[in-house]
Context: one part of a larger RNA
RNA sequence: CGUAUACGGUGGAUGCCUAGGCAGUUAGAGGCGAUGAAGGACGUGUAAGUCUGCGAAAAGCUGUGGAGAGCCGACAAAAUGCUUUGACCCACAGAUAUCCGAAUGGGGAAACCCACCGCUUCGGCGGUAUCUGCAACUGAAUACAUAGGUUGUAGAGGCAAACGAGGGGAACUGAAACAUCUAAGUACCCUUAGGAAAAGAAAUCAACAGAGAUUCCCCUAGUAGCGGCGAGCGAACGGGGAGCAGCCGAGUAGUAAUGAAGUAGUGGAAUGUGUUGGAAAGCACAGCGAUACAGGGUGAUAGCCCCGUACACGAAGCGUCAUUAUUGCCAUAUUAAGUAGGUCGGGACACGUGUUAUCUUGACUGAAGAUGGGGGGACCAUCCUCCAAGGCUAAAUACUCCUAACUGACCGAUAGUGAACCAGUACCGUGAGGGAAAGGCGAAAAGAACCCCUGUGAGGGGAGUGAAAUAGAACCUGAAACCGUAUACGU
Numbered sequence: 001c002g003u004a005u006a007c008g009g010u011g012g013a014u015g016c017c018u019a020g021g022c023a024g025u026u027a028g029a030g031g032c033g034a035u036g037a038a039g040g041a042c043g044u045g046u047a048a049g050u051c052u053g054c055g056a057a058a059a060g061c062u063g064u065g066g067a068g069a070g071c072c073g074a075c076a077a078a079a080u081g082c083u084u085u086g087a088c089c090c091a092c093a094g095a096u097a098u099c100c101g102a103a104u105g106g107g108g109a110a111a112c113c114c115a116c117c118g119c120u121u122c123g124g125c126g127g128u129a130u131c132u133g134c135a136a137c138u139g140a141a142u143a144c145a146u147a148g149g150u151u152g153u154a155g156a157g158g159c160a161a162a163c164g165a166g167g168g169g170a171a172c173u174g175a176a177a178c179a180u181c182u183a184a185g186u187a188c189c190c191u192u193a194g195g196a197a198a199a200g201a202a203a204u205c206a207a208c209a210g211a212g213a214u215u216c217c218c219c220u221a222g223u224a225g226c227g228g229c230g231a232g233c234g235a236a237c238g239g240g241g242a243g244c245a246g247c248c249g250a251g252u253a254g255u256a257a258u259g260a261a262g263u264a265g266u267g268g269a270a271u272g273u274g275u276u277g278g279a280a281a282g283c284a285c286a287g288c289g290a291u292a293c294a295g296g297g298u299g300a301u302a303g304c305c306c307c308g309u310a311c312a313c314g315a316a317g318c319g320u321c322a323u324u325a326u327u328g329c330c331a332u333a334u335u336a337a338g339u340a341g342g343u344c345g346g347g348a349c350a351c352g353u354g355u356u357a358u359c360u361u362g363a364c365u366g367a368a369g370a371u372g373g374g375g376g377g378a379c380c381a382u383c384c385u386c387c388a389a390g391g392c393u394a395a396a397u398a399c400u401c402c403u404a405a406c407u408g409a410c411c412g413a414u415a416g417u418g419a420a421c422c423a424g425u426a427c428c429g430u431g432a433g434g435g436a437a438a439g440g441c442g443a444a445a446a447g448a449a450c451c452c453c454u455g456u457g458a459g460g461g462g463a464g465u466g467a468a469a470u471a472g473a474a475c476c477u478g479a480a481a482c483c484g485u486a487u488a489c490g491u
Stems, first nucleotide, its partner, number of pairs: 001490009015476001016440002020411002022408007029400002031159002039100003042055003046078001049075003061094006070082002105114003115128005130156009163194001164192005174181001178228001204211002215242005225233002246392003251329010262318002265313003271286005287304002289293001295307003341365008351377001372387005427434002447475001450462004
């Protein structure tokens, strides 16, 4: 040095676990904000720090209701206290709520600086942004006026995950290059709304038979078509479903009564012994409940130990819905003209100007008046059908930042969210931004008193606890690489 065996070190795979995720279902909710939001800064404890809560009335104050023996949030003990004269806790309603932030008295390098006016018990309190509507008072050039100004009053402003509507609007890419085309009216930007939005009661389709607003789904159908007829794009009629509602105020707001769901809660059945074991829920024997054998916990696997579960019951207060009663408010217009149509140029229609109807409109034009007008895919006639140029309208549809319950041939710590752990943290970057690693002692800390070695170390040896300490905090299991010790053999 090698091989083998045994025992270790290192390391943290694997197994098991789950505190966290992921995807859904069914309901709810679909907003918060000048009565100052979302989000923060700084404070606040017996208390040095962080988290949580709260706001100078500061881990809290008041009331009502629930509940009934413990409590003073966590890391995290100790001290001091509170509590059956009902604490802590839970629900609801209030009070307080520093400073920044739309931030709104002015300024500003956010959490800071500096004011004016009124009132004041002299502690302090209130007001003072801008824009818009309305009203009043004023009021120039300029006579009447108007602009402007002032005051009052009402509203707005900002934030928020997706979904909606409108206004703008790419490129990569594909066409095996590329320009029409495609990607795509997508991404993205702006405005703005609602719990949904938008659309909507035929100047619609159809085809000589008729249908009867809109929206969504399945077919029709990858059809008819469009298309450097390339790549590709791609309907409708009709049929079947979901849901149905019509109208010109269909209403809307408040109050009261009644009823119902919600927001704390209450009751809630039934088991013992032996045995193994550290521990019984295991095993054995003998019982019982079940409208409850969903689930979780308890020293191993519990219907009957605990929490629950089926079932039954419950609200002073808050707030939602329904019905009834009552009150207030609002109730267009009078049938649509610079319109329909036309020409030129665009856009939208599955339809790229094409034989291209239809819709829309930047420019220029420009009717008729129900004995009228539009449409039926050039155009004309016949026929059929509808009535534009005013407006409203639930449901079926889309979405999920959020709440509750439940589900999973979803994950189980290199997985599952980036984040199971004080994570959008540490750290990186001037900045926009990027962005981790990191779970597990034990049933219970019973977390090792005391002794010894030592640097009043680190670490270890005894003792003790424990079922176990090769479970000792660098803590479940403890693979491999890698490093040793002992023995045997070989060289």